[in-house]
RNA sequence: UAUCUGGAAAGAACCAAUUUAUUGGUGCACCGAAGGAGUAAGCAAUCAGAAUAUUGUGAAUCUCUCAGGUAAAAAAGACAGAGA
Numbered sequence: 001u002a003u004c005u006g007g008a009a010a011g012a013a014c015c016a017a018u019u020u021a022u023u024g025g026u027g028c029a030c031c032g033a034a035g036g037a038g039u040a041a042g043c044a045a046u047c048a049g050a051a052u053a054u055u056g057u058g059a060a061u062c063u064c065u066c067a068g069g070u071a072a073a074a075a076a077g078a079c080a081g082a083g084a
Stems, first nucleotide, its partner, number of pairs: 001084001003082004011028001013026005029070003035066001036064003042057005
């Protein structure tokens, strides 16, 4: 890195169409485990020359909720296991 397996959370309502179980729309309410963004200590540099401050670097399952998702199913799915 690819394959197989396991894998959570959160939503109902209204309207229209007609395929009677699906599509689209509405505005409100939510979830965090695709992705994305932010971030501590530490380290480095600069000023200062004790400190402080500024800049850079710096992790996530933490935070945000842009994206994605919120009956079941399907799909997706961080992470984990198996053999390569």
Model confidence (mean pLDDT): 75 of 100. Glycine riboswitch aptamer from a marine eukaryotic metagenome, 84 nucleotides, folded computationally. Of the family's consensus pairs, 89% are formed in the model. Its Rfam family is "Glycine riboswitch aptamer". Rfam's curators write: This family represents the bacterial glycine riboswitch.